A computed fold for a 138-nucleotide RNA from a Solirubrobacterales bacterium, annotated as c-di-AMP riboswitch aptamer (ydaO/yuaA leader). Its mean pLDDT, the model's own confidence on a scale to 100, is 77. It matches the Rfam family "c-di-AMP riboswitch aptamer (ydaO/yuaA leader)". Gene Ontology terms of the family: cyclic-di-AMP binding and regulation of gene expression.

[in-house]
RNA sequence: GCCGCAGACCCGCUGAGUUCCCGUCUUGACGGGAAGCGGGGGACCCAUUGGUUGGGGCGAAUCGCCGGCAACGGCGUAGCGCAGCUCUUUCAGCGCGAGCCCGUCAGCUAACCCCGUAAGCCCACCGAAAGAGGAUUU
Numbered sequence: 001g002c003c004g005c006a007g008a009c010c011c012g013c014u015g016a017g018u019u020c021c022c023g024u025c026u027u028g029a030c031g032g033g034a035a036g037c038g039g040g041g042g043a044c045c046c047a048u049u050g051g052u053u054g055g056g057g058c059g060a061a062u063c064g065c066c067g068g069c070a071a072c073g074g075c076g077u078a079g080c081g082c083a084g085c086u087c088u089u090u091c092a093g094c095g096c097g098a099g100c101c102c103g104u105c106a107g108c109u110a111a112c113c114c115c116g117u118a119a120g121c122c123c124a125c126c127g128a129a130a131g132a133g134g135a136u137u138u
Stems, first nucleotide, its partner, number of pairs: 012121003018035008036117006046107001054105001055102004063076005079096004085133007
């Protein structure tokens, strides 16, 4: 100097999942309280005609076709994501298109009530244009 593997950190990505305060002891975790963000329930009015072929919620993650006894698999698709300061739009390219929960019950919904504040990934990626707004420097 080159190649490969592993780990850590920084930068960063999906996501609501962040910040602060107090206490405990196991020193980075637990418990509690706020703010911020996110979700659910819940009137009048309005809407709805369904009801074991149950119904509903979170989420981008729905729906169709094919193979298969099934489990499952394949091809598409609504929709969603992809740092180079941020947002919006356009083109190009690359991906995802899952899973979980409630438990016979819930349309919307002011007041009001309740809940969450995780998890996972990261040498992968290293495209372009327009507009607006910022930041830095002179």